Record summary: The part of an RNA shown here (small-subunit ribosomal RNA, 5' domain) has 540 nucleotides and comes from an uncultured bacterium. The RNAcentral record of the full RNA draws on ENA and SILVA. Model confidence (mean pLDDT): 86 of 100.
[in-house]
Context: one part of a larger RNA
Order: sequence, then structure tokens, then C1' cells
RNA sequence: GAACGAACGCUGGCGGCGUGCCUAACACAUGCAAGUCGAGCGAGAACGUACCCUUCGGGGUGCUAGUAAAGCGGCGAAUGGGUGAGUAACACGUGAGCCAUCUACCCUUGAGUUUGGGAUAACACACCGAAAGGUGUGCUAAUACCGAAUAGCAUCUCCCGGGGCUACCGGGCGAUCAAAGGAUGCCUCUGCAUAUGCAUUCACUUGAGGAGGAGCUCGCGCAACAUUAGCUAGUUGGUGGGGUAACGGCCUACCAAGGCGACGAUCGGUAGCCGGCCUGAGAGGGCGAUCGGCCACACUGGGACUGAGACACGGCCCAGACUCCUACGGGAGGCAGCAGUGGGGAAUCUUGCGCAAUGGGCGGAAGCCUGACGCAGCGACGCCGCGUGGGGGACGAAGGCCUUCGGGUUGUAAACCCCUGUCAGGCGGAACGAAUCCCCCGAGGACGAACAAUCCUCGGGGUUGACGGUACCGCCAGAGGAGGCCCCGGCUAACUACGUGCCAGCAGCCGCGGUAAUACGUAGGGGGCUAGCGUUGCUC
Repeated sequence: GAACGAACGCUGGCGGCGUGCCUAACACAUGCAAGUCGAGCGAGAACGUACCCUUCGGGGUGCUAGUAAAGCGGCGAAUGGGUGAGUAACACGUGAGCCAUCUACCCUUGAGUUUGGGAUAACACACCGAAAGGUGUGCUAAUACCGAAUAGCAUCUCCCGGGGCUACCGGGCGAUCAAAGGAUGCCUCUGCAUAUGCAUUCACUUGAGGAGGAGCUCGCGCAACAUUAGCUAGUUGGUGGGGUAACGGCCUACCAAGGCGACGAUCGGUAGCCGGCCUGAGAGGGCGAUCGGCCACACUGGGACUGAGACACGGCCCAGACUCCUACGGGAGGCAGCAGUGGGGAAUCUUGCGCAAUGGGCGGAAGCCUGACGCAGCGACGCCGCGUGGGGGACGAAGGCCUUCGGGUUGUAAACCCCUGUCAGGCGGAACGAAUCCCCCGAGGACGAACAAUCCUCGGGGUUGACGGUACCGCCAGAGGAGGCCCCGGCUAACUACGUGCCAGCAGCCGCGGUAAUACGUAGGGGGCUAGCGUUGCUC
């Protein structure tokens, strides 16, 4: 000098864009943060209101409404969001490999979707419990569950051929394995009607391929300590078996005695890694906040279940610590999600608005959900921009300070005159961000027997804004509301007076102060920076 997620002191007008628990991965009150589908299924209220009846207490029927709440079932809940504790490791970065692998939803493409069955929740009744919750009996549905059929280029055994080591590719005999319906529309074959029929669409089953995602393996790179020199028993390898989507001591039984290490094993300490960020002419050094990629974790430790995917932040079980409820028998909980509270600390924000946009989940859609996100709020925490006025105005007011008492300086500074109108204030107008989805009208096309329904494309119209009556624009008035901080001995830009008297104090280094201190304190003056200025800390 530069830089900062900064803090502290003094000061503080406005706006834009960013940014804000670096400490206790300490504990958490309260609210919200993951639901959705009635076009999978069975069932189904009440309040209120209209009418009728009434012994005036009330009762019935319709609407509310096939709505609410709940249940079975499907998909999602493994994403998004947080944190950095652990981890020195194939965790990460980079480059390869899998003839050793998986992949829900999505896309392309082949084939199929036949026929049966028994339950169960909800519900009703009874019962147990303080509660959380649970038990028994009875009834019922499905795209829930289970059979049978059919099926291959799927899976498995065996055989043949090819090839590049066994796993790969092609062919063959045999064996095994599947499914589910929903919605809308229509009667074309023959006059009418309809589904069991036909059509479209959403789903379903089984193959092949793709895309995106994931798993595993390897080369190289990846901080410091030798005041850590030896480490190792599933240890190193083999065989059989098990397990996994998959290779493998991953696990197990047996066999062998190996494996690693001064090219630093092992132990102990520290640390999430990277794109990048800061500094520097560069080489390098330091760092890893915000944003993006990967990893790990979710009160602490362990475990599996479900599932395409988890060993699962807002799931389950066990143990532990802590907090809460209890009828003492037993139960409930997990903010390192968004706000917020206590605590710790030098120190870090609102218990805000909205799903309008972008993105995500579910749904055919309307739509619902979304503390992701978009916005607003607070903080000079940072960067950037703007203002606190402009011009004129004296051989120069007053006051202050200094003085050699002549004067000098503050100083064009003020007053005064003439202007301007940024910002703030008041009044009025007023956005972009909105494209959609969907509905209506019109045109063309696909499927189809169809002029139906559905789908695709185009044109026109309608609808949707949290921010926000905000940005922005116009008008009104009037210099009015808006200046501080540090320094002045040398380094280093800027000097005098008074006070003080090795005192009080200053100080980054050298050093100042003991009676004329440009170094302390105050004043005048001056220098520097500026809505900031200094100090401290940390890095180069």
C1' cells in the first nucleotide's frame, strides 16, 4: 500500500447492488418449512337454512353435499433447504476402466393386457387404558393381495459356433416368470336401443435401445511432525461356500505365511476438498464466507425395514444423556430448515409479504402444496453513485487568534445582491417484469366408420403482480432539512499562543515532559480524507 463475512471509538443526509453467528455440531418456547390424486376404491357428516309436524322440550324431509374430516390404494416424501462435527481418505481434483454393475419418472421401439379367488381398513358393536394408544367380534371395495392361462430376443441348466482370458456375441433343446383398470365420445355394418362392441386418451405388463442419475476399480496430484521407526491376525494370498445390482477378506470354514515401511509405514496433532478468493510485476504466499460442483453429518452411538433409490434432517427400532406430561402403571420430543428465544461472544438481522415470476411434488386438467424461490424489513458491514448549493461580493465589517502594536490572519469566508432546484417534503399520473395454463371464436391437420370425442399447429379475444401506488414522469414551494473524523517533532503533508512543570500525560519506531514544550492539554491557524474518519485484529 492492498484486502476483510470484521469489531471498537467519534460522527452520520439519500439511493442502487451485494452482504450479515467466523464463538457453543450449546439448549430450544411458538408458528410455518411435503404433500397431492375423487379421472384407483368403499363409505360419508355437521353448523346453517327452507318446508312440514309439535305435548313448544323437540322431531322429520330437502338443500348444504357426494362437500368437510378420516380410511384403503398410487406417486412423492432419497429432491429442494441447513451445517462443517467427523474425515489425511480413491474424501476431493484430474484422467481412464467396468468382459464386474443398477436405474422410478421421461423419450424411441416390439409384443401383450385372458380367466378366477380369498381377505382387510374405514364403519358398527363390545372392551382395556389417566394418556399415548390398543384388543376382540361382525360387514365391505379396489389400479390393494393371491392363484390359473399365455409369452420371448427376458432368467436359468446344457449343447454348438465365433472371439480378444472366465464373464462377451450369435444359434439351439428344455425349464421358469406377467398384467388393471379409469375417463370421454359414438352407434358405422341393418330400422331402434345398448355394452359385452368401436374409437381416443391416461394408466398397466414384459422385452430392446436412449437420456439423465448412481455404484465400484485404477494412474497421477493432494498440509505438517522423525522430539512418532518399526506396523499388521481377516493381517497377505489361495480353495470351497455365503452375500451384493456388482468385483473383492465384503463375510465365513480350511490351507499357506505372508503384506506394509526412511521413496516415511505406524502412532499422535491439525483440516471438509475443489472451481475459486485476497495479495503480488511475476514466481510465490495466504485463504476456502457469499455463488457453483463433490463429500460427510442430522441430540450421541448402533441397527435394519420400506423402496428404483436411504441405512433415511422434519421415518422406524434399541441403548444413552437431556427436556416435558403422568392417575407412577407408562408415555412424548430432537431448529446444523425459515423466522424467533436463552446462552456463549468483540460481534452477525424480521416470530414480515407472496406463490405474480423461476423451479419442484402430485393431478388428464382446473388446481393444491412449496420459509426452495421472488420480494420487502433491519445493520455505513462492503462497493458504487448523489447531495449538504451556484455566481457576484471589501486594500477586506464584527468577533476570534497572533503581534515587533505598525499590523497580520481567519477571508470572498460572512453579511448583502442575483440565481438554480438534485435529494429529502407535498400533490397528481403511473409501469416493465405477464409468457402462460385455462375458457370462447375461427382456420388447418392427426387418429377414426364418423361432421362425435380426443390430440397437434396457427390467428383473434378474455383472465393472472407479492414487490407496489414502488420505480419512473409531471407539478408546488423554497437555500430552506443534511458535516464530520484524524493529524500537524522526524519518518510524514501541516505552527503559533497559553496552561502544565519527569507532574498530568503522549507514543508505530526514534523518543517527548524536570519553567519560554511546533511531541502533554486547550485555543487559533493549517494539512489529509470524506458520509465517513481513525484504532485494533488478520493476510499478502